Predicted 3D model of a 104-nucleotide RNA (SAM riboswitch aptamer (S box leader)). The prediction has a mean pLDDT of 87.
RNA sequence: UUCUUAUCGAGAGUGACUGAGGGAUAGGCCCUUUGAUGUCACAGCAACCUUCCGUGGAGUGGUGCUAAUUCCAACAGAAUGGAAAACAUUCUGGAAGAUAAGAG
Numbered sequence: 001u002u003c004u005u006a007u008c009g010a011g012a013g014u015g016a017c018u019g020a021g022g023g024a025u026a027g028g029c030c031c032u033u034u035g036a037u038g039u040c041a042c043a044g045c046a047a048c049c050u051u052c053c054g055u056g057g058a059g060u061g062g063u064g065c066u067a068a069u070u071c072c073a074a075c076a077g078a079a080u081g082g083a084a085a086a087c088a089u090u091c092u093g094g095a096a097g098a099u100a101a102g103a104g
Stems, first nucleotide, its partner, number of pairs: 001104008013042005021031003025074001027072002043066003048062002051058003070096001075093007
């Protein structure tokens, strides 16, 4: 870096240093000097792999995660409202992305 499979409406933050951006993306909407981002320390959540007890737990180790549903949307379609092909709301599938496990 590519492919396969699974999950993504739940859950969980403080401190030190840094000092202006951040939320993947030309939109929307948010967060942010009452401190963004990053690093470190400690703490926590979760249970994918692992380990232990044994079919459900525990939470040993490896990851991961700790604003907002993956913040919402995007592409295709359906339903409802509507005079309407405008517009609005809802739903389904897909794409993209994230994480894990496995494979090349």